[in-house]
RNA sequence: AUAGAUAAAUGGUAAACUGCAUAAAAAUGUAGGACACAAAGCUACUCGCCUAAGUCAGUCCACUGAUAUGGCAGGAGGGCUGCCUAA
Numbered sequence: 001a002u003a004g005a006u007a008a009a010u011g012g013u014a015a016a017c018u019g020c021a022u023a024a025a026a027a028u029g030u031a032g033g034a035c036a037c038a039a040a041g042c043u044a045c046u047c048g049c050c051u052a053a054g055u056c057a058g059u060c061c062a063c064u065g066a067u068a069u070g071g072c073a074g075g076a077g078g079g080c081u082g083c084c085u086a087a
Stems, first nucleotide, its partner, number of pairs: 012037002017032006035074001041080003045077003048072003054067005
């Protein structure tokens, strides 16, 4: 130096739920709170999932169906970046 890989250590993030706020909704932000996470750091490129304002169509005129340009990175993969390190 490389492999081996996780023990260890310093720490980090923050699920559900609750308060407030934003949004048509999905969801997001923020405060509390900890289920978990070695990338649960960032990124919407691919797949998948959620929602349907608007648009289109049907219509028993009140609804129904389809559809992201809206979201999910704590759904999977990809890309970029990062802490420590025994046997």

Predicted 3D model of an 87-nucleotide RNA (c-di-GMP-I riboswitch aptamer) from Deltaproteobacteria bacterium YD0425bin51. The sequence was found by an Rfam model in a public genome assembly. Model confidence (mean pLDDT): 85 of 100.